[in-house]
Context: one part of a larger RNA
RNA sequence: GGACGGGGGCCCGCACAAGCGGUGGAGCAUGUGGUUUAAUUCGAUGCAACGCGAAUAACCUUACCUGGCCUUGACAUCCUUGGAAUUUCGCAGAAACGUGAAAGUGCCUUCGGGAGCAAAGAGCCAGGUGCUGCCGGCUGUCGUCAGCUCGUGUCGUGAGAUGUUGGGUUAAUUCCCGCAACGAGCGCAACCCUCGUCUUUAGUUGCCAGCGGUUAAGCUGGGCACUCUAAGGAGACUGCCUCCGUAAGGAGGAGGAAGGUGAGGACGACGUCAAGUCAUCAUGGCCCUUACGGCUAGGGCUACACACGUGCUACAAUGGGGCGUACAGAGUGUUGCGAUACCGCGAGGUGGAGCCAAUCACUUAAAGCGUCUCUCAGUUCGGAUUGGAGUCUGCAACUCGACUCCAUGAUGCUCGAAUCACUAGAAAUCGUAGAUCAGCAAUGCUACUGUGAAUACGUUCCCGGGUCUUGUACU
Numbered sequence: 001g002g003a004c005g006g007g008g009g010c011c012c013g014c015a016c017a018a019g020c021g022g023u024g025g026a027g028c029a030u031g032u033g034g035u036u037u038a039a040u041u042c043g044a045u046g047c048a049a050c051g052c053g054a055a056u057a058a059c060c061u062u063a064c065c066u067g068g069c070c071u072u073g074a075c076a077u078c079c080u081u082g083g084a085a086u087u088u089c090g091c092a093g094a095a096a097c098g099u100g101a102a103a104g105u106g107c108c109u110u111c112g113g114g115a116g117c118a119a120a121g122a123g124c125c126a127g128g129u130g131c132u133g134c135c136g137g138c139u140g141u142c143g144u145c146a147g148c149u150c151g152u153g154u155c156g157u158g159a160g161a162u163g164u165u166g167g168g169u170u171a172a173u174u175c176c177c178g179c180a181a182c183g184a185g186c187g188c189a190a191c192c193c194u195c196g197u198c199u200u201u202a203g204u205u206g207c208c209a210g211c212g213g214u215u216a217a218g219c220u221g222g223g224c225a226c227u228c229u230a231a232g233g234a235g236a237c238u239g240c241c242u243c244c245g246u247a248a249g250g251a252g253g254a255g256g257a258a259g260g261u262g263a264g265g266a267c268g269a270c271g272u273c274a275a276g277u278c279a280u281c282a283u284g285g286c287c288c289u290u291a292c293g294g295c296u297a298g299g300g301c302u303a304c305a306c307a308c309g310u311g312c313u314a315c316a317a318u319g320g321g322g323c324g325u326a327c328a329g330a331g332u333g334u335u336g337c338g339a340u341a342c343c344g345c346g347a348g349g350u351g352g353a354g355c356c357a358a359u360c361a362c363u364u365a366a367a368g369c370g371u372c373u374c375u376c377a378g379u380u381c382g383g384a385u386u387g388g389a390g391u392c393u394g395c396a397a398c399u400c401g402a403c404u405c406c407a408u409g410a411u412g413c414u415c416g417a418a419u420c421a422c423u424a425g426a427a428a429u430c431g432u433a434g435a436u437c438a439g440c441a442a443u444g445c446u447a448c449u450g451u452g453a454a455u456a457c458g459u460u461c462c463c464g465g466g467u468c469u470u471g472u473a474c475u
Base pairs, nucleotide, nucleotide: 001475002474003472004471005470007469008468009467010466011465012464013463015459016458019422021420022419023418026313027312028311029310030309031308032307033306034304035303042053043052064299065298066297067296068295069294070293073125078123079121080120081119083117086103087102088101089100090099091098107114108113127288128287130286131285132284136281137277138276139275140273142271147186148185149184150183151182152181153162154161155160166177167176168175192265193264194263195262197234198233199232200231201230202229203228206224207223208222211221212220213219237259240253241252242251243250244249319374320373321372322371323370324369325368331362332361333360336355337354341350342349343348381412386407387406388405389404390403391402392401428451429450431448432447433446434445
């Protein structure tokens, strides 16, 4: 100098408290451990692994296992030889591959040949998701915490100190005052994006106030005022007023769409954990080279006495069911989205208008509201499981897809010890869309709107952090 203390002072954070809803009990989904297996490929393991890599495991993916095969190889470069390339049809086989027949003879040319493609041969070599994360790169974490340092000067024999401490203040080492310090850098803040108000420009595919026509409808003549769209600009700075204060600043008020960082995002200092990743990629070393490489079929990654994590659905009347009816935002679409119509109880099918989309489609938002019914029951709650019949995707749904209809109707009546999230358009609750994607095990993830509470006295205590100081058997 650090680190640590069941030492002290000051301060902060959904850390506690005050509230609200969960998890832990049930069924199922999913991930992990364990067990099993020919294989159940590999990695991630306190917070910071466990709906994680995986924004989609039927084949493929696929790395694993069992069979059947190949050995200059599926892929790259160079050499030699003969041949265009390529297409079609048989046979055997699970396919890979093996074998046979036919068609075809192109482009450039200095007529020697060359380019491209496929085959055979020889070797330099290819190949490895094999090992080592104590290589690079990228990432998590403390933590969006307010810290971390440097130059010169000064002090100290020196390690070092000072600055960065002190008094105030702030979300902030934010700013002010003081001071052997004076300055500076990386962080903080601001500059960037979105939302909230106004304005200018522009008016189709958007909009319709007034006027005319028609009516089911902005449908139409017309208009660009409004909404909206998307470019530019204005606006907020403690600027103004009162009070407190030396100042920084604080408390209240006015005006204003917005008030003291307006709300949210992106942005993550020096470093810590020899944290994670050699399986994104790249890469040193080691190892394999008729195999630890490559091709192929089938299986496995989906197993199942069990244990844990994360979720979904419930246990009901603030509810279940029937009928009627209202209001979004954000996205996506040509191998695509697919309307009107018709068929089917339905999943869906037939058909194909329109749309490369402010035009057409996905697209009926659902909770809500109105009304009828059920009347507290393991029920008209709840839907697991199972039997039967089907639909769709796809070469193919047995292992192992989703969905529909009929029947079946399990555990479950609010959940022990314990434990988690959340402070405002947040929790809770309701639906919608997208990526991946043939299809889908999505209840996951990401984004979007609708409805919309309660509580915060306070910092004694639990957890984590910052700062000053003190002690030390640690470095």
Molecule: small-subunit ribosomal RNA, 3' major domain
Organism: uncultured prokaryote